Overview:
Small-subunit ribosomal RNA, central domain from Meredithia crenata, 342 nucleotides, folded computationally.
Context: one part of a larger RNA
RNA sequence: UUGGGCGUAAAGGAUACGUAGGUGGAAAAUUAAGUUUUAACUUAAAUUUUGGAGUUUAUUUUUAAAAUGUGUUAUUAAACUAAUUUUCUAGAGUUUAAGAGAAGAUUAUGGAACUUUAGGUGUAGCGGUAAAAUGUUUUGAAAUCUAAAAGAACCUCGAUAGCGAAGGCAUUAAUCUAAACUAAUACUGACACUGAGGUAUUAAAGUGUGGGUAGCAAAAGGGAUUAGAUACCCCUGUAGUCCACACCCUGAACGAUGAGUGUUUAUUUUCGAGAAUUUUCGUAAAUGUAGCUAACGUGUUUAGCACUCCGCCUGGGAAGUACGGUUGCAAAAUUAAAACUU
Numbered sequence: 001u002u003g004g005g006c007g008u009a010a011a012g013g014a015u016a017c018g019u020a021g022g023u024g025g026a027a028a029a030u031u032a033a034g035u036u037u038u039a040a041c042u043u044a045a046a047u048u049u050u051g052g053a054g055u056u057u058a059u060u061u062u063u064a065a066a067a068u069g070u071g072u073u074a075u076u077a078a079a080c081u082a083a084u085u086u087u088c089u090a091g092a093g094u095u096u097a098a099g100a101g102a103a104g105a106u107u108a109u110g111g112a113a114c115u116u117u118a119g120g121u122g123u124a125g126c127g128g129u130a131a132a133a134u135g136u137u138u139u140g141a142a143a144u145c146u147a148a149a150a151g152a153a154c155c156u157c158g159a160u161a162g163c164g165a166a167g168g169c170a171u172u173a174a175u176c177u178a179a180a181c182u183a184a185u186a187c188u189g190a191c192a193c194u195g196a197g198g199u200a201u202u203a204a205a206g207u208g209u210g211g212g213u214a215g216c217a218a219a220a221g222g223g224a225u226u227a228g229a230u231a232c233c234c235c236u237g238u239a240g241u242c243c244a245c246a247c248c249c250u251g252a253a254c255g256a257u258g259a260g261u262g263u264u265u266a267u268u269u270u271c272g273a274g275a276a277u278u279u280u281c282g283u284a285a286a287u288g289u290a291g292c293u294a295a296c297g298u299g300u301u302u303a304g305c306a307c308u309c310c311g312c313c314u315g316g317g318a319a320g321u322a323c324g325g326u327u328g329c330a331a332a333a334u335u336a337a338a339a340c341u342u
Stems, first nucleotide, its partner, number of pairs: 004313003007296002012310001014201004021194003025088007033081002035077001038074004048066006091191001092188003095184003103177006110154001115149007125136002162169002206247006215241002220236004258309006266287004271282004291298002315342003324335004
């Protein structure tokens, strides 16, 4: 390499869109590029097979023929692939109608709580812990009442629910934008699937500039604990967490399960639309038949039976490291070895 694999043993790309490429529905006609038939030429020798000769058979030697592959030319068939033309509607898409949804963006908006500030009442503690102390307080704290400010997050509803390609998404309202499902008629007529490179999006943390900063809180300081305590516990507390714009591009980015199509028992629930009494289509779950699986399990949302395309794996460590390249302000990211060892 072939083969065999990728839920958990090594292995599915973070996700989508999409270029090249690969693959691709039904019918008819034509062509004959692939493919098929026949013939000629070509195909060094050795090799392989068969026959003969020599030798007593074998071994060995020698001779003749054949076989294998490639290409060229002519010929032939038209099923399949391909090309061209015409047609179709089952795939795909468009139209109309209705409902559902924490889908996205922007702008407004509400109440509770925390904190702070000002004022009233009030007097000796408060706070914290297993116990304490640091801390705070007679310059009047804590508690309680009134008023105000500011920032962040949205209790109940709430679910095994819903939406989104993934990341993810929850006060309320409006505007704008997008997707899916269902029903029905009409239209387009294969317009499809996948997708190397590429492009876009991508939690948290982190970075840059400018704002903002209530609570929480890496770092840092202090108090405890302890043999020590660079920790766990306590008192403070800065980045950060929030907003705008620009970067970073990682994750147990998980269903540890790539995308698409066809097909293969049942039962119970779930959400949406329809139908109207039996259920249809899509969605999310549970049990589970056949099958599969090393087992666990999976099981119409497949890890069953098949096909198409992409990505990836090949003993452990060294190592997701070195070097080099690319990207980045940086932090780092990506691509990715070997010696050696076992």

The full RNA is in RNAcentral, with records from ENA and SILVA.
It is recorded under the gene name rns.
It matches the Rfam family "Bacterial small subunit ribosomal RNA".